[in-house]
């Protein structure tokens, strides 16, 4: 030292693990929507694909020869034009008009106006035109000679190797950074020193050719700073140390020792060539690579070192610290990004490498193997006269392709720079414009006032709200833009002239001063006018996340970044109106980081969540004990070099800010030197003993390996007894048995495991090891404390061992037993169970190498509180020995402190604290698969992915619900009765099925004599079939209308209902009597009215059901990260979570109880309609009357019952049993009461009531049909089958109720239902009213009956407008099924069942239902195995929609990627063999030859030309690898409702699994061995107290 956020999503819920995801920062971006300026920057990331056209590298006349155009002068030559003289020809003129007006007797004068002619002079003249001929001046044109000027081309010199692009290649000394020397260097500066004499040529030119063109031939001829000989030679070079040997040009200028070039030699600068450490991307699914390869010699080669190259000689070199191969990529400074560390990345700008259509090669040159240079081959593309040429935008613009996607074929050399001595030119380098909101940054789009809160939108609970001071409307102001006019700067150290100064002198170079010149392109800033004028969009709004209402759509039609939105009330879709956020932008997609501690150096993990190798031994690595010297390589301080600039950061400054820009510092965490320090580390010596390891004495033991031995059981065989079964299961069957099994006795035979001991005992690295005996052997313990002296620990590779199945070969084979065969089971059973039964199982030599090889815990060393059990030693004390007991060392367990952990747990045998070393993990599926490799005889083991998919998969704990888990307990659950249903006929009520219609609900328990307390008509409905009304049948406003249409009455029609006439004629209130006005009513319109239409799954309210089951909670506290627990559990008791113990509980609330109401006893009050004992009266008789209150009773109050009392259990408790005593004893019966809640349980058709749907109908009325319809099928009843019955006669005893459109006594009729007639009673008073069963007497005598009473036929009865579909009741005749009901199944625990009548309500009528009442009056049980429901603790769970859960595989259907596959297409790197352009190097060189040397013939020396090694690059062949396509195929992923089973989750109904092996439609079954990550349940051990 300014620097570090999280957040949704796995569950019912939690609290980890863990991937997905969003928020934030960028971009050379690119789509969509919008878009006022301006300033600074950036723009072809893809096809290094192709390219039209322009223009990007030229310059020097002060090197040289030659010289066009133009320019000047002079010359000659021709034309035009114009002055002048002179001749000769022609043509021309040489003169006075004409209106008006005035005056005047007329003539006539004057005046005005028009039009004609005139220069003067002059008359034998004057003008004018045309020829010829001379001549001044001017122009032009052509030639010529001088002199300027300098184009074009050429010799020659410098540049062209720089500046510009680009990233193909390259994984390399190619970049980084530090260092290194065996080299080079033109222009620059410095320094020494020198430039002398010749010569020969050759381009340009000129002449003749060739060629279509590009280009080119020959012959003449010419100059230079082009070339060449000589001279001269050291400070240069070679050197045998004697020597030898190497250069040069000149220009300018009036002048040159001086300026400028030239040449040698030595230095500097700067630039380069080369070499070295050290860093630089992924792949081992690429493990061995290399013959010039590594070294040495010699030589050659280069500026230079070097296998650079040749030759020989040696066998080396590289590699797990990754060679070789493969992909990929330019590298750096920096750039985004993050706190940082790192990660990503290399656009602009800098440095640097590499490339220049593709490959290859040389030449020039100081430099190249050269982007606009050459030569060769290739592809390409263009021109051609078809012979043969040209070309290279990855310069700057442009085009064309391809892509999502990248500008203007602009101005300029003003500035800055470069090239060429100066000027100057040339510079597509650069400046600067243009174009893209493509980026960063800045301004504007107005400000102030304005409430009738305007209209309009949208919302509404209809009140309002909100949009919103926003708008109008008032005022102010004018930035940007538009308009007009000025206008610094960028430009001065430029260039030129003059003029002064300096450098000794100068033509050269510096300075000062004047003057005069250069702006492509841009303008700061200032003004003029004029007005709020011209200037706002976008995405979003379900949570993350700022922001919400409303209407459309109805799993559609779309949203979605991640959970997820949508199936009729969507804040998540579409629009609107409202807000929210950024704003000239906003989203969106794509990419980076980053949050991700989600590769963990900082800074993570591996019992159970992904992750510990099956063991051990061991090599390379890493790490290593106690001291002493030395050494300073690590490592630590200073100090110095360098880390390029630009960025980034920090101060200051320029642009009005800001962006940007400049100055300056700082920092570049890095690397090299040099000095210092020595603790630790390392290395070197040297020593020590505590690790380790040796010795010596004892021990314990299913360690290992062979051999031999032994009993039991067990088949089997041979013999005896025996005589019908045996065996085997849930239960049988197959299966053996009279040819004699099983059983049972002996004898033989064979194989295979080794019963008791045997034990959370022992051994062993593991895997695994169990009779005895013996040999051989390995490892451990504990004593001594004698020896050696760090010899240690871990361990990638490697290498041995390695359960069980399997495999190959040879035996063996006694039991069990994969396949396989029968039997059962089941729908099936390729299983489970049962009877056989091969392969193995067993030995021997191999192999194979996996397993829930597991303490799911790697291996070693150290510390860090205890108890305790059991194994092996030593040893101590008390003692005479032994045990116990204590110290100690070590094996094997439990129990728990502290720490730790996500929890469960775990805790000195750590999952605690530490350190060394290997292995492994990185969401889930796909998958331990495919490919490739590699062991393996096979089976298959190692290694070991991807695409595609998914938003979770998991892990520990909780609550719950469930289990074909387990304990407790309860209930008419069951078992003990007792009487029904299911069988028959009937009623009724449902499905069905009919039908025009059979209206609707209701649907296991909890629908089904439910709703319906009663369907002929009414009821009665969107039942059906006709026929009507449309403001309505029914409720409220409103406007109009007229006076009657209302109400009555009559008439037509009609089945009614309606329709259609017609007749009456009205009401309140005020009145001026004219009339006005208002309520009903009606009419006609509008609002609206109605709906048993739909949704119970939008609701209320009401009910059912678990269930009168005993459960549901809550405050404080307490425990646990939390969800939760705790309390409410546990002993005991109860009908109860009733009550008492106990206790991190302690209290409370809803529930249970209790209070209520009835009913059982009694007391007190009161006695009418009720009662009459006792006194009267009456009657045939009756409480009938007087009177009574006592008794029943009637209705009010009250009493009683509390486990109160005794015994006894019990824990001195709750409580239980058992008794007294009570009318009733243990809540006395009964009822009414129904906890949190569950069942989207039921009702929209009781009623309310959101939304939808209908308005001449789904609504209103009406007729008549139907809800009653019948082959069938279920529930619920009734009444039978009979004798405990039936029939007839006779007779006795309740209780609760009803009664005025009612109950009805009595009398009369009728066989009788019931009729007429009629007293009582609005009812403790009178009627319904007979109670029936019982009981007494009689008769059936067991039959389809004198049971039973369907069914049907005649006659009547009542109700009702009306009994046909369709009532109810009576007489008479009729007399069906039916003689106790299969499988199942229902109610019941006492005044109960069961039987027997009685009432009521509904009702006009209609009762086997339904509510109540009461009467006679059983039986059985005292238990809880077991069915079925509940309730509490407890386990297991992969379930929370909670088992009607969940979920696995095959099959089938779509789609998706993906692997194999006969082939088949490319394509990349190398090998081999042929073949070979150009070149370059050798050799040769008979051919050709200017410079030198040569008395001239030739040499020197060159060149062509020829071979030759290499060689691009062609052909062929063989191999490797990659990438496509590919008929079939293979397994995978996914896709609301397809098939077949039912494998996992509970004990999942055979615990599951892992491994191998066989088998089967499939999940999956066996068979071996193996583990708990299995329930139960019982013992056994231990451990706590």
């Nucleotide at each position: 030292u300014u620097g570090a956020a999280g957040g949704g999503u796995u569950u019912g819920a939690u609290c980890c693990u863990g991937g997905c995801u969003c928020a934030g920062a960028a971009u050379g971006a690119a789509c969509g929507u919008u878009g006022g300026c301006g300033g600074c920057g950036u723009g072809g990331a893809u096809u290094a694909g192709g390219c039209a056209u322009g223009c990007a590298a030229g310059u020097c006349g002060a090197g040289c020869g030659a010289g066009a155009a133009c320019c000047a002068g002079c010359c000659u030559c021709u034309c035009a034009c114009u002055g002048g003289g002179a001749g000769c020809u022609g043509u021309a003129a040489g003169g006075u008009g004409u209106a008006a007006g005035u005056g005047u007797u007329u003539u006539u004068a004057c005046u005005u106006a028009c039009g004609a002619c005139u220069a003067a002079c002059g008359a034998u003249u004057u003008a004018c035109a045309a020829c010829u001929u001379c001549u001044u001046g001017u122009g032009a044109g052509a030639g010529g000679c001088u002199g300027g000027g300098g184009a074009c081309a050429g010799c020659g010199g410098c540049g062209a190797a720089a500046g510009g692009g680009a990233g193909a290649g390259u994984a390399a000394c190619g970049c980084g950074u530090a260092g290194u020397u065996a080299c080079g260097u033109a222009c620059c500066c410095c320094g020494a020193g020198g430039a002398c004499c010749g010569g020969a040529a050759u381009a340009g030119c000129u002449g003749c050719g060739g060629g279509a063109a590009a280009c080119u031939g020959c012959a003449g001829g010419u100059a230079a700073u082009g070339c060449c000989g000589g001279a001269u030679a050291a400070u240069g070079u070679c050197u045998u140390c004697g020597g030898a040997c190497c250069a040069a040009a000149g220009g300018u200028g009036u002048g040159a020792u001086u300026c400028c070039a030239c040449c040698u030699c030595g230095g500097g600068a700067g630039c380069g060539g080369a070499c070295u450490g050290c860093g630089u991307u992924g792949u081992a699914c690429u493990a061995g690579c290399u013959a010039g390869u590594u070294g040495g010699u010699a030589g050659g080669g280069u500026a230079a070192u070097g296998g650079c190259c040749u030759a020989c000689c040696a066998a080396g070199g590289c590699a797990a610290c990754g060679a070789u191969g493969c992909a990929u990529a330019g590298c750096g400074g920096g750039u985004g990004u993050g706190a940082g560390a790192g990660c990503a990345u290399g656009a602009c700008c800098c440095g640097u490498c590499u490339c220049a259509c593709u490959g290859g090669g040389a030449c020039u040159g100081a430099g190249a193997c050269a982007c606009u240079g050459c030569c060769c081959a290739g592809a390409c593309a263009c021109c051609u006269a078809c012979g043969g040429g040209u070309g290279g935008c990855u310069g700057c613009a442009g085009u064309c392709g391809a892509g999502a996607a990248u500008c203007u074929u602009c101005g300029g050399c003003a500035a800055u720079g470069g090239g060429c001595c100066a000027a100057g030119c040339c510079u597509g380098a650069c400046c600067g414009a243009g174009c893209g909101a493509c980026g960063c940054c800045g301004c504007g789009u107005g400000c102030g006032g304005g409430a009738u809160g305007a209209a309009g939108g949208c919302c509404u609970u209809c009140g309002g709200g909100u949009u919103g001071u926003a708008a109008a409307c008032c005022g102010c102001u004018u930035u940007c833009g538009g308009u007009u006019g000025g206008g610094a700067g960028g430009a001065a150290a430029u260039c030129g002239g003059c003029g002064g100064g300096g450098g000794u002198u100068c033509u050269c170079c510096c300075c000062c001063g004047u003057u005069g010149u250069u702006g492509a392109c841009c303008u700061a800033u200032c003004u003029u006018c004029g007005g709020a004028a011209g200037a706002a969009g976008g995405a979003c709004g379900g949570g993350c996340u700022a922001a919400g209402u409303u209407c459309g759509u109805g799993c559609c039609a779309g949203c979605a970044g991640c959970c997820g939105c949508g199936g009729u009330a969507a804040u998540a879709c579409g629009a609107a109106c409202c807000g929210u956020c950024c704003a000239a932008a906003c989203g969106u997609u794509a990419u980076u980081c980053g949050g991700a501690a989600u590769c963990a150096u900082u800074g993570g993990g591996c019992u159970u969540a992904a992750a510990g190798g099956g063991u051990a031994c061991g090599u390379a690595g890493g790490c290593g004990g106690c001291g002493c010297u030395g050494u300073u390589a690590g490592u630590c301080g200073g100090g110095u070099g360098u880390g390029a600039a630009a960025u980034c950061c920090c101060u200051c400054g320029g642009c009005u800010c800001a962006a940007c820009c400049g100055a300056g510092g700082a920092a570049u965490u890095g690397c090299g030197c040099c000095c210092g320090a020595u603790a630790c580390u390392g290395c070197a010596g040297u020593g020590c003993u505590u690790g380790a390891g040796g010795g010596a004495g004892a021990c314990a033991g299913a360690g290992g390996u062979a051999a031999g031995c032994g009993g039991a059981a067990c088949u089997g065989a041979u013999g005896g007894u025996g005589g019908a079964g045996c065996g085997g299961u849930g239960a049988a069957a197959u299966g053996c048995g009279u040819u004699g099994a099983u059983a049972u006795c002996a004898u033989c035979a064979g194989g295979a495991a080794c019963a008791c001991c045997g034990g959370u005992g022992g051994c062993g690295a593991a895997a695994g090891c169990g009779g005895c005996u013996u040999a051989c052997u390995g490892g451990g313990u504990c004593u001594c404390u004698u020896c050696u002296g760090a010899c240690g620990c871990u361990g990638a590779g490697g290498u041995a061992c390695g359960a069980a199945a399997g495999c190959u070969a040879g035996g063996g084979g006694a039991g069990c037993g994969a396949a396989g065969g029968g039997g059962a089971u089941u729908a099936g059973a390729u299983a489970c169970c049962c009877c056989c039964g091969u392969a193995g199982u067993c030995c021997u030599a191999g192999c194979u190498g996996u397993a829930a090889a597991c303490g799911u815990u790697g291996a070693g060393c150290a510390c860090u509180u205890g108890g305790u059990c059991g194994g092996g030693g030593a040893u101590c004390c008390c003692c005479u020995c032994a045990u116990a007991g204590g110290u100690u060392c070590u094996c094997g367990g439990c129990c728990g402190u502290a720490g730790c952990g996500a929890a469960a747990g775990u805790g000195u045998c750590a999952a605690g604290u530490g350190c060394u070393c290997c292995g492994c993990c990185u969401g889930g599926g796909g998958a331990g698969u495919a490919u490739g490799g590699u062991c393996g005889c096979a089976a298959g083991g190692c290694u070991g992915a991807a695409a595609c998919u998914c938003a979770a998969a998991g892990g520990a704990a909780u609550u719950g619900a469930c289990g074909g888990g387990g304990g407790c307990u309860c209930a008419c659950a069951c078992a003990a009765g007792c009487g029904g249903u299911g069988g028959a006929g009937g009623a009724u009520g449902u499905g069905g099925c009919u039908u025009a219609a059979u209206u609707c609900g209701a649907g296991g328990c909890u629908a089904c004599g439910c709703g319906a307390a009663g369907a002929a008509c009414c009821u009665u409905a969107u039942c059906c079939u006709a026929g009507u009304c449309u403001u309505g049948a029914c409720a409220u406003g409103c406007a109009c209308g007229g006076a009657u249409u209302a109400a009555c009455c009559c008439g037509g029609u009609g089945a009614a209902a309606g329709c259609c006439g017609g007749g009456c004629c009205a009401c309140g209130c005020c009145u001026u009597c004219g009339g006005g006005u208002g309520g009903a009513a009606c009419g006609u319109g509008c609002a609206c009215a109605g709906g048993u239409g739909c949704u119970g799954c939008a609701u209320g309210g009401c009910u059912g059901u678990c269930g009168u089951c005993a459960g549901c909670u809550c405050g404080u506290g307490u425990c646990g990260u939390g969800a939760g627990a705790u309390g409410u559990c546990g002993g005991g008791u109860u009908a109860a979570g009733u009550c008492c113990c106990u206790u991190a509980a302690c209290g409370a609330g809803c529930g249970a109880a209790a209070c209520c109401c009835u009913u059982g006893u009694c007391g007190c009050u009161a006695g009418u309609u009720g009662c009459c004992a006792g006194c009267g009266a009456g009657u045939c008789a009756u409480g009938u009357c007087g009177g009574g209150g006592a008794c029943u009773c009637u209705a009010g109050c009250g009493a009683g019952a509390c486990c109160g009392c005794c015994g006894g259990u019990g824990u001195u408790a709750a409580a239980c049993c058992g008794g007294a005593g009570g009318a009733a004893g243990g809540u006395g019966g009964g009822g009414a009461u129904g906890a949190c809640g569950u069942c989207a349980a039921g009702u929209c058709c009781u009623c309310a009531u959101g939304g939808c749907c209908u308005u001449u109908a789904u609504g209103a009325c009406c007729a008549g049909g139907g809800c009653u319809g019948c082959a069938c099928a279920c529930g619920u009843c009734c009444u039978a089958c009979a004798a405990u019955g039936c029939u007839g006669c006779g007779u006795a005893c309740a209780a609760a109720g009803g009664g005025a459109a009612g109950c009805a006594a009595g009398c009369u009729c009728g066989c009788g239902a019931g009729a007429g007639u009629a007293a009582g009673c609005a009812a403790a008073u009178c009627c319904c009213a007979a109670a029936a069963a019982a009981c007494g007497c009689a008769g059936c005598c067991c039959a389809g009956u004198u049971c039973g009473g369907a069914u049907u036929g005649c006659a009547g009865g009542c109700u009702g407008c009306a009994a046909c579909c369709c009532g109810c009741c009576u007489g008479c005749a009729u007399g069906a099924a039916g003689c106790c009901g299969g499988a199942a199944u229902c109610g019941c625990u006492a005044g109960u069942a069961a039987u027997c009548g009685u009432a009521g309500g509904u009702c006009a009528g209609c009762a086997u239902a339904c509510u109540a009442c009461g009467g006679u009056g059983a039986a059985u049980g005292u238990g809880u195995u077991c069915c079925u429901g509940a309730g509490c603790c407890u386990u297991g769970u992969a379930c929370a929609c909670a088992c009607c859960g969940c979920c696995c595989g095959u099959c089938a259907a779509g789609c998706c990627a993906c692997g194999a596959a006969a082939g088949u297409g490319g394509g990349a790197g190398g090998c081999g063999c042929u073949u070979a352009a150009u070149g370059u190097c050798g050799c040769u060189g008979u051919g050709c030859u200017a410079a030198c040397c040569g008395u001239a013939a030739g040499g020197a020396g060159g060149c062509a030309g020829g071979c030759g090694c290499c060689u691009a690059g062609a052909g062929c062949g063989a191999a490797u690898u990659c990438c496509g396509c590919g008929a079939u195929u293979g397994g995978g992923a996914c896709u609301a409702a397809g098939u077949c089973g039912u494998a996992a989750c509970a004990a999942g109904g055979u615990a599951g699994c892992c491994g191998u092996a066989g088998g089967g439609g499939a999940a999956c079954c066996u068979g071996c061995g193996g583990c708990u990550g299995g329930a139960u349940c019982a013992c056994c051990u231990c451990c706590u107290u």

Source information: The RNA shown here (small-subunit ribosomal RNA) has 1585 nucleotides and comes from a soil metagenome. The sequence is in RNAcentral, with records from MGnify. Rfam family: Bacterial small subunit ribosomal RNA.